[in-house]
RNA sequence: GGCGGCAACAUCCCCGUCGGUUGGGUGGCGUCAGCCACAGUGAAUCGACUGCAGCC
Numbered sequence: 001g002g003c004g005g006c007a008a009c010a011u012c013c014c015c016g017u018c019g020g021u022u023g024g025g026u027g028g029c030g031u032c033a034g035c036c037a038c039a040g041u042g043a044a045u046c047g048a049c050u051g052c053a054g055c056c
Stems, first nucleotide, its partner, number of pairs: 001056003005052003013042001014040001016049007023041001025038005
């Protein structure tokens, strides 16, 4: 340097960080279609990065 695996740290367990996409939730506006905001969305997926050990 490359490849694939994993998430120790965590106020039960699960959850490494940031950003995007799809779907979902809550609140507000709206006749409708929709629009705006909010957040541990215990859903999936993609990109970059951190850490751990392994192989080349």

Record summary:
This is a predicted structure of a 56-nucleotide RNA (nadA riboswitch) from Silvibacterium bohemicum. The model forms 100% of the base pairs in the Rfam consensus. It matches the Rfam family "nadA riboswitch". By type it is a small RNA. For this family Rfam cites "Structure and ligand binding of the ADP-binding domain of the NAD(+) riboswitch" (Huang et al., RNA, 2020). Model confidence (mean pLDDT): 86 of 100. Taxonomically the source falls in Silvibacterium (Bacteria, Acidobacteriota, Terriglobia, Terriglobales).